[in-house]
RNA sequence: UACUUAUCAAGAAAGGCAGAGGGAAUGGCCCUAUGAAGCCUUGGCAACCUUCCAACAGGAAAAGGUGCCAACUCCAAUCCUGGCGUAAGCCGGGUAGAGAUAAGUC
Numbered sequence: 001u002a003c004u005u006a007u008c009a010a011g012a013a014a015g016g017c018a019g020a021g022g023g024a025a026u027g028g029c030c031c032u033a034u035g036a037a038g039c040c041u042u043g044g045c046a047a048c049c050u051u052c053c054a055a056c057a058g059g060a061a062a063a064g065g066u067g068c069c070a071a072c073u074c075c076a077a078u079c080c081u082g083g084c085g086u087a088a089g090c091c092g093g094g095u096a097g098a099g100a101u102a103a104g105u106c
Stems, first nucleotide, its partner, number of pairs: 002105007013042005021031003026076003043069003048065002050061004073098001079094006
């Protein structure tokens, strides 16, 4: 890097350095000098791997390996579809695609 499988409506931030961007990409819409990204420290969430309950199921734990700590993956996008509306349009449901994370395979 590619592929497979699972999950994605819940949850969890303070301090220091720094100094203008950030939220993947497109369009929106947001966050940000009341301090963005990044780095460090400490803390926390969760429970995929893990450990324990002999084992399946089910449950518990959190030492270790990852991950995460604005907004549903922030929203939409493809296709199908429901309600309202004369229409423009508005409000929804399912699904594809894309993405993220984990475990595994080459």